[in-house]
RNA sequence: AGGGUUUGAUCCUGGCUCAGAAUGAACGUUGGCGGCGUGGAUUAGGCAUGCAAGUCGUGCGGCAGCAGGCCCCGCAAGGGGUGCUGGCGAGCGGCGUAAGGGAGAGGAACACGCGGGUACCUGCCCUCAGGACCGGGAUAGCUGCGGGAAACUGCAAUUAAUACCGGAUGACGUCUCCGGACCAAAGGUGUAAUUCCGCCGGAGGAGGGGCCCACGUCCUAUCAGCUAGUUGGCGAGGUAAUGGCUCACCAAGGCGAUGACGGGUACGGGGUGUGAGGGCAUGCCCCCGCUCACUGGGACUGAGACACUGCCCAGACACCUACGGGUGGCUGCAGUCGAGAAUCUUCCGCAAUGGGCGAAAGCCUGACGGAGCGACGCCGCGUGCGGGAUGAAGGCCUUCGGGUUGUAAACCGCUGUCAGUGGGGAGGAAAUGCACGGGGGUUCUCCCUCGUGUUUGACGAUCCGCAGAGGAAGCACAGGCUAAGUUCGUGCCAGCAGCCGCGGUAACACGAACUGUGCAAACGUUAUUCGGAAUCACUGGGCUUAAAGAGUUCGUAGGCGGCGCGUUAAGUCGGGUGUGAAAGCCCUCGGCCCAACCGAGGAAUUGCGCCCGAAACUGGCGUGCUUGAGUGAGAUAGAGGUGAGCGGAACUGAUGGUGGAGCGGUGAAAUGCGUUGAUAUCAUCAGGAACACCGGUGGCGAAGGCGGCUCACUGGGUCUUUACUGACGCUGAGGAACGAAAGCUAGGGGAGCGAACGGGAUUAGAUACCCCGGUAGUCCUAGCCGUAAACGAUGAGCACUAGGUUGAGGGGACCUCCACAUCCCCCCGGCCGUAGCGAAAGUGUUAAGUGCUCCGCCUGGGGAGUAUGGUCGCAAGGCUGAAACUCAAAGGAAUUGACGGGUGCUCACACAAGCGGUGGAGGAUGUGGCUUAAUUCGAGUCUACGCGAAGAACCUUACCUGGCCUUGACAUGUGGGUGGUAGAAGGGUGAAAGCCCGACGAUCCCGCAAGGGAAGCCCGCACAGGUGCUGCAUGGCUGUCGUCAGCUCGUGUCGUGAGAUGUUGGGUUAAGUCCCGCAACGAGCGCAACCCUCGCGUCCUGUUGCCACUUCGCCGCAAGGCGAAAGCACUCUGGACGGACUGCCUCGCUCAAACGGGGAGGAAGGUGAGGAUGACGUCAAGUCAGUAUGGCCCUUAUGGCCAGGGCUGCACACGUACUACAAUGCCCGGCACAAUGGGACGCAAGACCGCAAGGUGGAGCUAAUCCCCCAAAACCGGGCCCAGUUCAGAUUGCCGGCUGCAACUCGCCGGCAUGAAGCUGGAAUCGCUAGUAAUGGCGUAUCAGCUACGACGCCGUGAAUACGUUCCCAGGCCUUGUACACACCGCCCGUCACAUCAUGAAAGCCGGUUGUACCCGAAGUCGUCGUGCCAACUGCAAAGGAGCAGGCGCCGAAGGUAUGGCUGGUGAUU
Repeated sequence: AGGGUUUGAUCCUGGCUCAGAAUGAACGUUGGCGGCGUGGAUUAGGCAUGCAAGUCGUGCGGCAGCAGGCCCCGCAAGGGGUGCUGGCGAGCGGCGUAAGGGAGAGGAACACGCGGGUACCUGCCCUCAGGACCGGGAUAGCUGCGGGAAACUGCAAUUAAUACCGGAUGACGUCUCCGGACCAAAGGUGUAAUUCCGCCGGAGGAGGGGCCCACGUCCUAUCAGCUAGUUGGCGAGGUAAUGGCUCACCAAGGCGAUGACGGGUACGGGGUGUGAGGGCAUGCCCCCGCUCACUGGGACUGAGACACUGCCCAGACACCUACGGGUGGCUGCAGUCGAGAAUCUUCCGCAAUGGGCGAAAGCCUGACGGAGCGACGCCGCGUGCGGGAUGAAGGCCUUCGGGUUGUAAACCGCUGUCAGUGGGGAGGAAAUGCACGGGGGUUCUCCCUCGUGUUUGACGAUCCGCAGAGGAAGCACAGGCUAAGUUCGUGCCAGCAGCCGCGGUAACACGAACUGUGCAAACGUUAUUCGGAAUCACUGGGCUUAAAGAGUUCGUAGGCGGCGCGUUAAGUCGGGUGUGAAAGCCCUCGGCCCAACCGAGGAAUUGCGCCCGAAACUGGCGUGCUUGAGUGAGAUAGAGGUGAGCGGAACUGAUGGUGGAGCGGUGAAAUGCGUUGAUAUCAUCAGGAACACCGGUGGCGAAGGCGGCUCACUGGGUCUUUACUGACGCUGAGGAACGAAAGCUAGGGGAGCGAACGGGAUUAGAUACCCCGGUAGUCCUAGCCGUAAACGAUGAGCACUAGGUUGAGGGGACCUCCACAUCCCCCCGGCCGUAGCGAAAGUGUUAAGUGCUCCGCCUGGGGAGUAUGGUCGCAAGGCUGAAACUCAAAGGAAUUGACGGGUGCUCACACAAGCGGUGGAGGAUGUGGCUUAAUUCGAGUCUACGCGAAGAACCUUACCUGGCCUUGACAUGUGGGUGGUAGAAGGGUGAAAGCCCGACGAUCCCGCAAGGGAAGCCCGCACAGGUGCUGCAUGGCUGUCGUCAGCUCGUGUCGUGAGAUGUUGGGUUAAGUCCCGCAACGAGCGCAACCCUCGCGUCCUGUUGCCACUUCGCCGCAAGGCGAAAGCACUCUGGACGGACUGCCUCGCUCAAACGGGGAGGAAGGUGAGGAUGACGUCAAGUCAGUAUGGCCCUUAUGGCCAGGGCUGCACACGUACUACAAUGCCCGGCACAAUGGGACGCAAGACCGCAAGGUGGAGCUAAUCCCCCAAAACCGGGCCCAGUUCAGAUUGCCGGCUGCAACUCGCCGGCAUGAAGCUGGAAUCGCUAGUAAUGGCGUAUCAGCUACGACGCCGUGAAUACGUUCCCAGGCCUUGUACACACCGCCCGUCACAUCAUGAAAGCCGGUUGUACCCGAAGUCGUCGUGCCAACUGCAAAGGAGCAGGCGCCGAAGGUAUGGCUGGUGAUU
């Protein structure tokens, strides 16, 4: 510090997501030790049990229990008595119980925080100065008698006090009218107290508290108005004290957009987590504050409470009960149940620290100190260290060589942490007390101090000895992000997943193993917070097109605001001072071995208050100024607005005239109109609406918007001038006004147009587009609505920042004046463009630049501008405006492609022109389908289908059935056996294969021989074998686009980038061919050329080819023929050269070039013809069955052998060729002219036989020699006469021939006979541009033969047509649109069906919460009555005073009735 993810790629916007840190955590796997921390976050749900607040006998009366003493009984044990002593149950009294401890329900508040204030209180503590005199009456306890189940309680008698009461004394106290009035006490200990402990009144302090104020303190406006004690005043009451705190009266105020009131949520702070910081989130432990104590209400006591373990009442719950009545409150410590993902021991101790009481000893203390449990967190330690390579075994991988685990282990040497065991044992402990001794305080019982001895530890570090490597390692991850990969299994299954995404047979992503990586007593997961996120942007974002400028203007509050002077000191700045608790964070030092942890000191605490100072800036006040703004004067442009009037063209209608068959409408039609006279045309009349030309990126207006002419009224602007005012300004939340069209209300109007609607067409349909009609509406008046792509998708204002050009309005200068031209200034409207800005497109003085001010708006897509609430509207609907759920994107701009029923240019037998076919028939062949034991497999638009097959009867053969073989038909290695072995005539069985038998019978090496070894064979082991699968794992080869002209690179340049440029453009070409131009310059693969064949010539060659000349022989009367020699001229064979290059002429194009048209010459002319040659790439195109090959699979079979069958099967469909349908033909006869090729396992002549296929026979030929080999069409002659024929030949019968082991399934050929369909083929479709199509025959490969009509070649005869590029198909280039990129066979929308999820509405139903009115009204304070009761005071008494019970009243919790608000759940149905 960033990364992943939208795309084919790019830049941007934008969301989602990851890496980090953290936690009171939980869950999974695992788990050795210790230290320090920490642990009920949910049900403030319910609680059994124990403990958590007592203490004081030196306040009191006393004596239930205990101990002791004494007395009595008793032998003893023991019993009884006695308050005598220690002490002490219960009781009176004092202090404490308001602290400590727990919890966070409530509370948005003076609760908290920070800083101030004062009208107040304060037990215990400290200081100071004083006081304590004289009396009195009760009451618990105890005793007696009662009631009650219990809790508890009644009556009588008696008693004490530091309990209670009266009097006295009282001031520096309190009150005061300033005269005065009023108020206190307690004693105890002790022989002995002004002195010790206490008591009373007062003053001060410390600490604590009450109350008040400024400021700070969450979300919500879909809560906008709230308020009657409400706001203030006067008086009174009340309180410790101010105050409507309460009451009476008076006034009508108070609060609120700076958010009142309401709703929701929440204890607040110090701090904590995170972050660079600003911030954001949070409030566990610890500290401070607040609040609460079963729920609600209330007071009492007290210094203090409206009181956690006090009281009263009401309620819910629980328990006891004798049913009458009672008791209880763990949010104290432990513990329990429940709920929950989840949170501990019913522990030890008061030794320490602290607290209460006490004179003290001491007692109490679940505060606290400790231990226990939990890896919950942080920190530390260990699980060993060194050596050790035949790199052991095992595991995993492997290219089989090896690699890796791995010095890891074993093994050798060593050490002893932790745990274990046995011992020892520091510090926390010093006080206090006790004893003794010394000193001091004038006395003392008291205090201080010193010394010695003695007393006190719940918990427990640590040290020493011992033994032995012994007891101690896991978890997650390994596709990218992100560090670390191999094998196997699985086969869109099982599963993974934080995001992107993996898995459909080679998965680095699933599961396992091995290996590796990361952390380590832990590691992962989940949840949550901050970060990354500049993704709410104060620091630090945006709004033309990505989300986002309100439709426009005016204007309230508010915000902001020109120049000068003076003053003030609120803001601002400086200094000082107080405060900002401690802890924490940070720094330094120190203590536990270190660390965590802890101690000490410092710093920080950026804040707030007070004091002093400064005066630039902002603000306030005062006073000026003129440039901002406004006013005036003079000109001026304009569809600016409103009202009234007027006008012509057109249209429609009406009336009349002319006229006579159609009109109208469309792509074409029809509906429609028309002989009752349309359309057309003329005249007249009527009506309504809109204003041609001018008219223009011209004008005006804030926007919406405004267009004939005239008049009236009226708003704004501009220019010139510089007279006046003197900052009067800008913006503008709310608010108000205006606001196209459509729509609504009422009343008019209605020509044309025209939603809806009717009809006609179109169409698969056509609720549309087109046509004929046509109602609202469009128009006017009055009123509503308030929206829009209300757009410049660009808020308003001011200032600044290059220019050029143009339109409109006005002014000035120049010119003597006027006009024109030119120059300049102001305002308005456009275009181009610099810098800059921008993601880019673009923008660019009319900013989207640079700044300032103010307003509005945005924060991923969908859900949705929906629901709901509110509000406006007559309605339609508008404004405001969510959530659940869901997705990993949605988007902007630009790029390259692809595509378009887009454009431009161009090409091709692409169309057109033309010739011949296919599609119909028959049979042939391939394919599909069907069938079958099998009909082996592959190929599937073009680019599969006479294709792999250049030859399926067996073989082939891969398929099926059956019979057999198992180291195998074939290869290599190895062990063993045999080696008279291999082989093998022959025999048996059998369909064969195979199995069984088998006369005979070899070979090589060493050796004289005997013999040994080898090959071979046999038996085993390794292995062979597979046309089994995957062409989507592959190599190689091939098809296709396409012989189309394209495809790229280097450097440079442009662009943020993908990319562009070059390769585009102007010409030209068959061509990215060439030329020119150009930020490009060059280059490569393609094109072309180089190669082969054909066409002309020259030279060479001369047999097997050739035969003109020459010679000879034979035949012939002759012409001439045949043959031979000679020869190599010609033809020819096959080799080498030449030739063609737009070279020449002319015209055109652009002056040039390229190039094009024409011409000459030439065998050939513009690439002469044909072939070979196929760029980058595309189709996961084809082929694992040609071969090769990874992986998988089979191994007495998916291998191998054999026989037979199948691949030839046939209701059917398609493709490709053949033969035909006939007369340009068919048949018969005659007769002429080829080329390519092939031939020894062969081609075969002449001759003979056969009608023929063919046979017999065999000359010749290793082939320019011989053979196949007669070419056929053509040509000549004859027949046929338009007919299913003398066309056509299928089918079938009979007879033959050939090949072959064998023609049944299932070959070919011949002869005779038979003689089917078919008379030129629907929709549709194919080939071909010249030696081409068409047509005729010939040859060859494969091959025993052949289903060849196929394929590949050869030669013969030999056309027609092309105007042209609109259209169809395919291609190329430029351009344009795109939401496509698997690329139009794309993408994508809506309905419907089913299942599921979330949400709204819904008659209602059930809760919660909060108002209002009324009823009832507990406890209790207060008030009042108080006739009942009544010790203290007064009084002789009666009685009084005071008090109590009780009654009544106000208030008042719970409860009830009624009626609202808000909110949650549920609800048929929708």

The prediction has a mean pLDDT of 86. A computed fold for a 1470-nucleotide RNA from a metagenome, annotated as small-subunit ribosomal RNA. The RNAcentral record of the sequence draws on SILVA. Rfam family: Bacterial small subunit ribosomal RNA. Its family is annotated with ribosome and structural constituent of ribosome in the Gene Ontology.